This is a predicted structure of a 1495-nucleotide RNA (small-subunit ribosomal RNA) from a metagenome.

RNA sequence: AGAGUUUGAUCCUGGCUCAGGAUGAACGCUGGCGGCGUGCUUAACACAUGCAAGUCGAACGAAGCAUUUGCGACAGAUUUUUUCGGAAUGAAGUUGCUUAUGACUGAGUGGCGGACGGGUGAGUAACGCGUGGGUAACCUGCCUUGUACUGGGGGAUAGCAGCUGGAAACGGCUGGUAAUACCGCAUAAGCGCACAAUGUUGCAUGACGUGGUGUGAAAAACUCCGGUGGUAUAAGAUGGACCCGCGUCUGAUUAGCUAGUUGGUGAGAUAACAGCCCACCAAGGCGACGAUCAGUAGCCGACCUGAGAGGGUGGCCGGCCACAUUGGGACUGAGACACGGCCCAGACUCCUACGGGAGGCAGCAGUGGGGAAUAUUGGGCAAUGGGCGCAAGCCUGACCCAGCAACGCCGCGUGAGGGAAGAAGGUUUUCGGAUCGUAAACCUCUGUCGCAGAAGACGAAGGAAGUGACGGUAUUCUGUGAGGAAGCCCCGGCUAACUACGUGCCAGCAGCCGCGGUAAUACGUAGGGGGCGAGCGUUGUCCGGAAUUACUGGGCGUAAAGGGAGCGUAGGCGGUCUGAUAAGUUGGAUGUGAAAUACCCGGGCUUAACUUGGGGGGUGCAUCCAAUACUGUUGGACUAGAGUACAGGAGAGGAAAGCGGAAUUCCUAGUGUAGCGGUGAAAUGCAUAGAUAUUAGGAGGAACAUCGGUGGCGAAGGCGGCUUUCUGGACUGCAACCGACGCUGAGGCUCGAAAGCGUGGGGAGCAAACAGGAUUAGAUACCCUGGUAGUCCACGCUGUAAACGAUGAAUACUAGGUGUAGGGGGUAUAAACUCCCUCUGUGCCGCAGCAAACGCAAUAAGUAUUCCGCCUGGGGAGUACGGCCGCAAGGUUGAAACUCAAAGGAAUUGACGGGGGCCCGCACAAGCAGCGGAGCAUGUGGUUUAAUUCGACGCAACGCGAAGAACCUUACCAAGGCUUGACAUCCACUUAAAGUUAUGGAAACAUAAUGUCCCUUCGGGGGAAGUGAGACAGGUGGUGCAUGGUUGUCGUCAGCUCGCGUCGUGAGAUGUUGGGUUAAGUCCCGCAACGAGCGCAACCCCUGUUGCCAGUUGCCAGCAAGUAAAGUUGGGGACUCUGGUGAGACUGCCGGGGACAACUCGGAGGAAGGUGGGGAUGACGUCAAAUCAUCAUGCCCCUUAUGUCUUGGGCUACACACGUGCUACAAUGGCUGUAACAAAGGGAAGCGACCUUGUAAGAGGAAGCGGAUCUCAGAAAAGCAGUCCCAGUUCGGAUUGUGGGCUGCAACCCGCCCACAUGAAGUCGGAGUUGCUAGUAAUCGCGGAUCAGCAUGCCGCGGUGAAUACGUUCCCGGGCCUUGUACACACCGCCCGUCACACCAUGGGAGUUGGGAGCGCCCGAAGCCGGUAUCCUAACCGUAAGGAGGGAGCCGUCGAUGGCGAGACCAAUGACUGGGGUGAAGUCGUAACAAGGUA
Repeated sequence: AGAGUUUGAUCCUGGCUCAGGAUGAACGCUGGCGGCGUGCUUAACACAUGCAAGUCGAACGAAGCAUUUGCGACAGAUUUUUUCGGAAUGAAGUUGCUUAUGACUGAGUGGCGGACGGGUGAGUAACGCGUGGGUAACCUGCCUUGUACUGGGGGAUAGCAGCUGGAAACGGCUGGUAAUACCGCAUAAGCGCACAAUGUUGCAUGACGUGGUGUGAAAAACUCCGGUGGUAUAAGAUGGACCCGCGUCUGAUUAGCUAGUUGGUGAGAUAACAGCCCACCAAGGCGACGAUCAGUAGCCGACCUGAGAGGGUGGCCGGCCACAUUGGGACUGAGACACGGCCCAGACUCCUACGGGAGGCAGCAGUGGGGAAUAUUGGGCAAUGGGCGCAAGCCUGACCCAGCAACGCCGCGUGAGGGAAGAAGGUUUUCGGAUCGUAAACCUCUGUCGCAGAAGACGAAGGAAGUGACGGUAUUCUGUGAGGAAGCCCCGGCUAACUACGUGCCAGCAGCCGCGGUAAUACGUAGGGGGCGAGCGUUGUCCGGAAUUACUGGGCGUAAAGGGAGCGUAGGCGGUCUGAUAAGUUGGAUGUGAAAUACCCGGGCUUAACUUGGGGGGUGCAUCCAAUACUGUUGGACUAGAGUACAGGAGAGGAAAGCGGAAUUCCUAGUGUAGCGGUGAAAUGCAUAGAUAUUAGGAGGAACAUCGGUGGCGAAGGCGGCUUUCUGGACUGCAACCGACGCUGAGGCUCGAAAGCGUGGGGAGCAAACAGGAUUAGAUACCCUGGUAGUCCACGCUGUAAACGAUGAAUACUAGGUGUAGGGGGUAUAAACUCCCUCUGUGCCGCAGCAAACGCAAUAAGUAUUCCGCCUGGGGAGUACGGCCGCAAGGUUGAAACUCAAAGGAAUUGACGGGGGCCCGCACAAGCAGCGGAGCAUGUGGUUUAAUUCGACGCAACGCGAAGAACCUUACCAAGGCUUGACAUCCACUUAAAGUUAUGGAAACAUAAUGUCCCUUCGGGGGAAGUGAGACAGGUGGUGCAUGGUUGUCGUCAGCUCGCGUCGUGAGAUGUUGGGUUAAGUCCCGCAACGAGCGCAACCCCUGUUGCCAGUUGCCAGCAAGUAAAGUUGGGGACUCUGGUGAGACUGCCGGGGACAACUCGGAGGAAGGUGGGGAUGACGUCAAAUCAUCAUGCCCCUUAUGUCUUGGGCUACACACGUGCUACAAUGGCUGUAACAAAGGGAAGCGACCUUGUAAGAGGAAGCGGAUCUCAGAAAAGCAGUCCCAGUUCGGAUUGUGGGCUGCAACCCGCCCACAUGAAGUCGGAGUUGCUAGUAAUCGCGGAUCAGCAUGCCGCGGUGAAUACGUUCCCGGGCCUUGUACACACCGCCCGUCACACCAUGGGAGUUGGGAGCGCCCGAAGCCGGUAUCCUAACCGUAAGGAGGGAGCCGUCGAUGGCGAGACCAAUGACUGGGGUGAAGUCGUAACAAGGUA
C1' cells in the first nucleotide's frame, strides 16, 4: 500500500466482498509448564445457610466469673499424743457472706462509628456529567493553630426486683438507682442577633471597621503531673451545598409548549439564594440557533481503531452521579431523607395457637432460574487501609492470598549434533524413476520442564524483642532417564501451498467471484505441501481499508442528483478612502487541564508480560497585557455597483372592445344524373324521396395561409389577421440627481402547457369513450365510416409535464472567425450603399482549459467568489402509513421489511435490422430442359422382425460411407463349438508338421489311417507344429463433447493479418477509409502513414495456331511394285498424326472517353484480344459440422466373453412417406432395311479376331496381342428408303408364365442375360421447385474402376448441337461503406405483463389483547406543618392557686398506593383482502430493444 466482482473487450460511475487490528466473548477440534491479569454483557429475577459494623469498664450503675481479704459452715489429709476408745492440730478441697483486684464475660444507660468502606447501572437527555468560573447567598463531626473558661445546683430513667398480658414477636403496671444521659442558675474577654450613629470601600444587592444598649452556654475522670477530655469563639485544613458560561445521542411522518406557568411586592421556610412555598398584582416565559413530545442511554479520565481528522465503546482501574424488593415519608445526626435504621402502602416469601407477627444478597461465598455464556458456601487480618479505644486490643468477605477457567497477554518446553544402503513402508509414475527424506533406524550428547530427595527465603516497618495466611511456596543443590509433553486450519483466484482415487448438477462446498452434469488442483478420502503453534479455526460486534456523508477530502448536461418560474422575509455574503474601537483575529504571560493510562529516558522481577522513578506533552477553558493588516461595530467622505430623470427607436409582451377575408360544415333555391366516398384492397356510410359535382343566397362557430426567418418579445408556462384604448419590461444615447440603497434567498406569496373538475353559455371542424366495417389465428389496436364528452367563452378549482439547454441565480476574468436582430458613432458622399468601431440579444465554427468519454468552449460543462436547491447501489417505491392541500381525480411530504451482486454512463469491435448507399453471383428476370403426377430402379424415414448391423439429418444426410451384401464380405440374429485363444512376442516340454483318405457331424471340429523338413564342426542351430503356465492377445464395445489425421461448408467469396510510425487514458483506430477502376485489397490518384505476409493474379497441366527436331506399331503427296480389295511392299517426311522443344497475346499498335493516370469503348492485324476455353490450386477463420466403423489414439468397459470359429438366416421385409434417377406418355416419333463418321480407355487366372453351331443369350475350336502393331469394337443419334396415321396405338414397356444361357461349392430366400407369350399405369403432370449463358443446355452412343457374376449409379470420352440475358425494382446468398441497437450463446438474440402453483416479508381490516406516559375526578395510609375549647404533665417561675413549656387526642392543608372516566401513543394478534418479492423447461399473447415491423 491494495485486491476480486457488471463487459466479447475498454474507460468511468457505483455498490457488494476480502486481506489488518481489537474483544469481559461464545462454539468446534486439541491441550505440557510457569508468571501477570481477567471472569453473569442475560432476569435491578427469586433467594436456603454462614459471614460482611462495631467498639469504648480511662462515662455509668447493677450482675456473673476468676483471683483475693476477712468471717463462718461442711469435711477431714498430715502431724503430735494416746488408756488404742479417742483427743489436739488443722493443709488441699466444698460452700455462705464480705473486701479488693481483673488486660474476664455478656445485657443495659451513655459516647463515637453504623452517611465511610463494599455492590449495581434500574432510572436519568438533566447543571446529571465534563470543563472553566462564582457564593458580597452557605454549612462543615473528628484534625491543626490561637484566645477565654471549666463555678454551683436539681429532677428523672433504663438495667434490676415484684406482679402481669401474649403462641410468638413484643409488652404493661408498681417500686427503687447511676452517669461524660437530662434541666435551670451565675460569669461574658471575644462572638452571634436586634437597634440607632459613623469611617473606608466594591460592578449591584452590599462588604469591612469603630464605640454604645439589650440578649444567649459548660462535665467530670485519670495521671507517670507532662497532659488526655469538655464549652464558647476566631482562623486553617478537609468534606459538602447552591448558581452560572460552554459542551453533551436520534426522530419534524413530534410545531407549537406553558398556569406556579414568567415577573413583581410582602410573609414564611432553609445552612443558604431562589415560585422553594403562600397571599395579592401584572401577562408574561420558551420555540425553526428545534421548544414540547417520543425513542434510546448512567457521564467522564480513558479503551479500540485510524497517517490524521474522525468513528465506535464506557467491562477491569480511577473521579462524579443515581439506586438498594416497588412507591411514599420523615426521625436522629456535623453529615441521610440512610443497602445490612424507623413508619406507612403494594407485591412476594416464611411463622402462627388465626388473634397476630417476621423478611429484603444490585456486600462475600453459595442456590434455583434465565442464557451461547462467566468461578470457591476456601485461608488470614501477616501486610495496606478503615471504625472504636489512652492503650493493649477488638472488628473488618475492604484488603492480602489461595482454588477453578488456554478467557487474554507474556515466557519456556516437547530435544541437540552426527547419520545415504537415500532402508522398509506409504503415495505417485512416462515403469526409468520421483517423493515423504537426515526424516527414521543407529552413534554421541544435554537436562529447561517433569519426577524423587535435601536446603530454604525477601515480603517485618519504629531502638530491641515478638509477629507470615501465602508456604516448606519462590529459589538453590543432588539423583533420574530422551524418557511424560502437538495440534488446528488451509492448498481454484483474491492468498502462501498439488497430485491420485472415489463421486457424477448426486452427495456436497462457498467470504466474493463461483465449483460439481465421467478425466473436479474448488465435493469426500489419501499422499504431499503451506500457515500458525498450546493453540488453531468458526461465529458475533467495532474501527480500518471506504475519498462509500468527502472539515481535512466528493459530486449534480448524459452515470444518483438544479427546485417548473418569479417576487421577497429571516439568514448568509458584500464596492472605494479615512478616523475611532478592539468583539472576531494574532502574540506574550499566569492559572488550570487529578492520579492512573499513552510517549521519552531509566530502575526491579533470569527475560518478557507486569511493575516503578523522573521528564516532556496535553490542540481546551479562564484571566491579564499588547498588536490593529483583515472581518465586525461606529463616525465622516466618494462614485466605478444599484437606482432615478431626460431623449430615442424595436417588438406574435399582457388585458379589453370592435372589425375583416379565405376555408370547412349546414340550410334554401337553380342546373344536372348515377353514382359518390373511402382503401393496400374493400366494406360499413351517403344517394333515384335526386346525392357527389356546379351556381347563387343565407346561417354559425373556430382558426388566422402567404409574409415567416436556429427572426422578435416574455421570468417561466407561453405569445402570430387588422384597428383602438389601457398597461409591464428590456435596449441605445447623454451623464443631470441619489450615494452601496447590492447579490442570493430556508419558510412564505404569486404565476404556471395540456388533460381534468364545478356553474352558466356556445358548439363549425376535429375528436377520447362508444357503434359499425375491415385486417387478423385472435384484433377490446393500427386502417375506414360515423360519433359524445372535450376542444371555444365567462367565473372559480386543480398545480402537474421529457415544465429540457435533461445545464439554479449573481459578479469578474480568459485567443479568434463568421452569420443574424435592435440601437449608437466614425470615414466617405449631394444623398444612399459600402467600409470601420461599439452596446445589447440570438446562432454556428473553433484555441487554451475542462471532461469517463461524448462533448462544452465569452450564452462555458474554463478560471474564481457568494448564496440557495438536490444526490449517496438496483429493486421494493415515488409505494404504504401519518400530516397538509383538493369538490373529486389526485398532489405534496415520504419510509421499512424483504430481495439481488449487480443496476448504470460513454465509447470500441462484431453480429443483426420487415435501416440506408454502392457492387457481385444462373440470385431474379429472359429462355431451354426438367423434378413434383405414372411404372420401375436406388437411398432414407417409419413400421415389422430373432435380426432387419452401424454411421450420415436444412443448405453442407437421403444412386451418401458402399469403385458393386447369394456364401465370404458382415460388424446383426439363431444354433453349435473354443478359452493364452483366429492373430503377435517371450518361456518350458514334446514332436515332426502341413497335406491326403475314411467315419461321425449342418459345418467348425473330433477320431482313425497314411505321411514324414533343412543345415551341422554331431555339441547344436534354423524355420514349423502340438501341449502347458503366465505375462498378455483380442474387441466394427462407449465417448468425434477428451484427441491426431482426413473431409465438408461459407467460397475460388476477396478477403485476413503483421512490423514500425502516428492518434486515443483505454478497448482500439489508422494502414485496409476516400475519388475512379477491376473478375479480384486488380491497378491508379489522394491521404499519417510507410512497408510486408497469407490470399487474388502469374508460374503447372489439357486444349486452340504454328516453326524446328524425330519418324514406328502411325501417315501416304510424288516414284515404283502389287491385289478381288487393301500403306500390302520398296521407299518417303511433304501431309495427318504422335511427342519433344520453341514461337505466339503484351491493351503491344490506332482512335474516342477518362484526370496527360489506372482503366474503358471501338478498330486494325491475328489461329486466338483484353484472366482465349477448361483443370489443378481453397487465405485468417466459422459451424463443440462429419468421422473412435479407413487408420492412429487418451480414458472407461468386456476377458469360458462385448473375444474367436462354424452352419443357416438377416442387411433384399412392406400399409405408407420423402429424396435421387431410369423409361415413357409418342409422328422433330415407333418399327424394318440400308454404301456413314469418333474420342478416350481396358486387356494375361486377360482381351479374344476368324471358323462352326444356336432364332438368341451363348457354346465348341482357335490366330494374334503385355499392345499407336492384336483384341474388346458393331459407335449411336444422323443420312437414305419403306411402313404406321393419332389410337392407350406397330406408343409404352411394368407385371406374370414357359423354355433356355452364363458366372459360381451354391442363384429358394436373393444375380445377370436370351427367346416366346403376357401387355399394367401412363395422353406431359397441383401447390411448389431444380439445372444451365456456348461447343454450354438438350440429345446420342462409347469406355473404365469395383468385379467370379451382378449398374438406370459413379468416373471419363467423343458425336449432333440450340434458345435467351431489356435490366438489377423484387426473392436468395455474398462483399464494402454508413446508421441504430437494451444483441455478444450475437435475431433460432433479448425481453414485458396477466393467469396458474409454492414460499417469504409487508399494507388495509369488523375487532380483540396487552403496555408505558400524561390528564380530570374520588378515596386519603404514614408523616411534616398548622390549629385546638378535650385529657395528661418531673426539672423552670410562683408561698399557694396557678403559669410557662411539653405530650396525647381531635381537626385541617399537602400527600403514596388504589378506584372511576375520557382520549392520545406503542406493540402483538385477526376471518378476509391489496399489491410486492423469489422460484424448474407451466399457460396466453408480443408491449420494448433495428424505422422492433403503428418511431
Its mean pLDDT, the model's own confidence on a scale to 100, is 84. The sequence is in RNAcentral, with records from SILVA.